[in-house]
Context: one part of a larger RNA
RNA sequence: UCCAGCGAGUUAUUGGUAUGUGCAAGCUUAGGUUAUUUAACUGAGGCAUAGUGAAAGCGAGCCUGAAUAGGGCGAACAAGUACAUAUCAAUAGACCCGAAACCAGGUGACCUAACCAUGGACAGGCUGAAGCGCAAGUAAAACUGCGUGGAGGGCCGAACCGUAGCGAAUUGCAACACGCCCGGAUGAUCUGUGGUUAGCGGUGAAAUGCCAAUCGAACCUGGAGAUAGCUGGUUCUCCUCGAAAUAGCUUUAGGGCUAGCGUUGUACGGUAGCUAACUGGGGUAGAGCUCUGUUUCGGACCGAGGGUCGCAAGAUUACUCAUCCUUGACAAACUACGAAUACGGUUAGUGAAACUACAGCAGUCAGAACGGCGGGGCUAAGCUCGUCGCUCAAAAGGGAAACAGCCCAGACCUCCAGCUAAGGUCCCUAAAUAUACACUAAGUGGGAAACGAGGUGAGAUUUCUUAAACAACGAGGAUGUUGGCUUAGAAGCAGCCAUUCAUUUAAAGAGUGCGUAACAGCUCACUCGUCAAGAGAUCUUGCGCGGAAAAUGUAACGGGGCUCAAGUGUAUUACCGAUGCUGAGGAUGUGUGCAGCAAUGCAUGCGUGGUAGAGGAGCGUUGAUAUCGCAGUGAAGUUAAGUCGCGAGGCUUGGUGGAGCGUUAUCAAGUGAGAAUGCUGGA
Numbered sequence: 001u002c003c004a005g006c007g008a009g010u011u012a013u014u015g016g017u018a019u020g021u022g023c024a025a026g027c028u029u030a031g032g033u034u035a036u037u038u039a040a041c042u043g044a045g046g047c048a049u050a051g052u053g054a055a056a057g058c059g060a061g062c063c064u065g066a067a068u069a070g071g072g073c074g075a076a077c078a079a080g081u082a083c084a085u086a087u088c089a090a091u092a093g094a095c096c097c098g099a100a101a102c103c104a105g106g107u108g109a110c111c112u113a114a115c116c117a118u119g120g121a122c123a124g125g126c127u128g129a130a131g132c133g134c135a136a137g138u139a140a141a142a143c144u145g146c147g148u149g150g151a152g153g154g155c156c157g158a159a160c161c162g163u164a165g166c167g168a169a170u171u172g173c174a175a176c177a178c179g180c181c182c183g184g185a186u187g188a189u190c191u192g193u194g195g196u197u198a199g200c201g202g203u204g205a206a207a208u209g210c211c212a213a214u215c216g217a218a219c220c221u222g223g224a225g226a227u228a229g230c231u232g233g234u235u236c237u238c239c240u241c242g243a244a245a246u247a248g249c250u251u252u253a254g255g256g257c258u259a260g261c262g263u264u265g266u267a268c269g270g271u272a273g274c275u276a277a278c279u280g281g282g283g284u285a286g287a288g289c290u291c292u293g294u295u296u297c298g299g300a301c302c303g304a305g306g307g308u309c310g311c312a313a314g315a316u317u318a319c320u321c322a323u324c325c326u327u328g329a330c331a332a333a334c335u336a337c338g339a340a341u342a343c344g345g346u347u348a349g350u351g352a353a354a355c356u357a358c359a360g361c362a363g364u365c366a367g368a369a370c371g372g373c374g375g376g377g378c379u380a381a382g383c384u385c386g387u388c389g390c391u392c393a394a395a396a397g398g399g400a401a402a403c404a405g406c407c408c409a410g411a412c413c414u415c416c417a418g419c420u421a422a423g424g425u426c427c428c429u430a431a432a433u434a435u436a437c438a439c440u441a442a443g444u445g446g447g448a449a450a451c452g453a454g455g456u457g458a459g460a461u462u463u464c465u466u467a468a469a470c471a472a473c474g475a476g477g478a479u480g481u482u483g484g485c486u487u488a489g490a491a492g493c494a495g496c497c498a499u500u501c502a503u504u505u506a507a508a509g510a511g512u513g514c515g516u517a518a519c520a521g522c523u524c525a526c527u528c529g530u531c532a533a534g535a536g537a538u539c540u541u542g543c544g545c546g547g548a549a550a551a552u553g554u555a556a557c558g559g560g561g562c563u564c565a566a567g568u569g570u571a572u573u574a575c576c577g578a579u580g581c582u583g584a585g586g587a588u589g590u591g592u593g594c595a596g597c598a599a600u601g602c603a604u605g606c607g608u609g610g611u612a613g614a615g616g617a618g619c620g621u622u623g624a625u626a627u628c629g630c631a632g633u634g635a636a637g638u639u640a641a642g643u644c645g646c647g648a649g650g651c652u653u654g655g656u657g658g659a660g661c662g663u664u665a666u667c668a669a670g671u672g673a674g675a676a677u678g679c680u681g682g683a
Stems, first nucleotide, its partner, number of pairs: 001683006011092013026047003031042004051058002061073004095233002098230001102223006113197009122187001124156003127152001131148005160184003165180003199215001201211003208217001236618006246259005260364002262361006273350008286337001287335002292331003298325003303321003306317004367392002370389007397408003412586004417582003423576003426560003432573001434572006445562001451546002455543010472530005478503003483497003509524001513522002587608009619672001621669006628662003637656008
């Protein structure tokens, strides 16, 4: 991992509701007795028949109250009860498995910790303490030397004890071992045997260490099916409807309760809803600046404060504030204004599984993206919060290459029939290499901003122009004068000033730029000529260009590939394209009508995606009671084929097998397996 078997809403009691049956103003026993195989009797008791009050009590009334008031609960309207079934609740282990833990009573010191008693072990080598002896020395000592001696938690190093480092082992030789190397090795040494200490405890040169591979509290058995608002699992079929992820409260936030939303039943009526018209209130969007605040330009004169001058009176002010007039603005907590929607009402039309009420049973309380309007944030987030809508959740199909939440569209089943939606029509790939007119040259299309640019198309305004424009070429571009000032110099051209003037002119600035130390020089404005038809400036707009750097490999159209497109814009026609719509057949739910006692049939409408969940109808397994059957001329089981049923499943035939098995009706359940790191066995 696979296969087979086993494996989870049960049972009891009490109560609610629904349905059925019996009897009914009544219904009914529990227990017992008698018979005995399932009945008869007995009526304690229970529920109902009257309520109300705390109660005494009173009673179609009662209570409160001083009350004949008011108010509360009742009557008048009237059905119960027993049993059965279904479902839910409560109490019990209460659908199943699962803790870590807690408590009680016991068992452990053959491992290990410490201690007690009694034994045992430590090759060899080195060092050479005290003491003692001799010598030397002294007044005597001390001291010194040489011997002797053999101390030490002394030194080196086996056994023995240990395990710091490395290697290797790590489904091992081994649930801690092996190799090399290493520490201690006469001591706080190592070790045998026997004994002592026990879990709310012991022991501990202390690590929460150790106490039998178990230790922040051992192990065993019991309380015990502890508890688990948590995780996982929970077994056959078809049909009808079909949610929620919100509010309030919660030691509450991943749990509950009530409401909301679902379902089933009963009742309800032109009811709910929708559409139209009419009619209401509003203070949002917008707008506006009267108010509350913010704020801009210009002006006014007065007022206040500051500065300056003045002895003071006072004057003055390139300072500040307020007020008034005027110009232009801003606001969720501004409004002299003010919609569209939305919301309420009335009338009319439409409207039948839609509303509302009561009763039974739920599930839901983690939501998500997208679009609109807003708050928070950075007008950040696949961010967060609110509201309105939509889809997903619980929705398959087509499109978006792929892609829960986007676009189209809501799948009962079948069909080798038709039409469309979104989106598409060169090839991959179904359908236009369609039509008309434009644009784009960037492979833009097929990623990106500020900003930049004689890219190119369209439109508008304006200036010059056969009295010759624009460009180009030829020629001129002068004089007072080197204007004045300044300056070392300043001569058109460092800088400053200006009545930037005047003269000669076709024209020529007291000079547009380059240049010089200053001049010089080059050039421009301006003018003439040559030439001959358009030339310039500004604004708006379409499509393009640059801006443009990332990590395995093109890699920013799905690919190929595409340029009067297969790109972009406008317009047009055709086609393709879905489980949409239509056609044909079938199944099923439900409303209405007709027929029928009913079952049902016919006709005609509307339906049939679905998680949690509610409701309905069935299949199968084991057994029981009754019934009708099958079987050695072959039961069950098993295997193959066929066939019937929407399905769970049923039936038939052949093979195998070798002794039991089924139909129908009713009843009762240890009643259906793929999942639980399920359990047991096997491969």
The part of an RNA shown here (large-subunit ribosomal RNA, domain II) has 683 nucleotides and comes from a bacterium. It matches the Rfam family "Bacterial large subunit ribosomal RNA".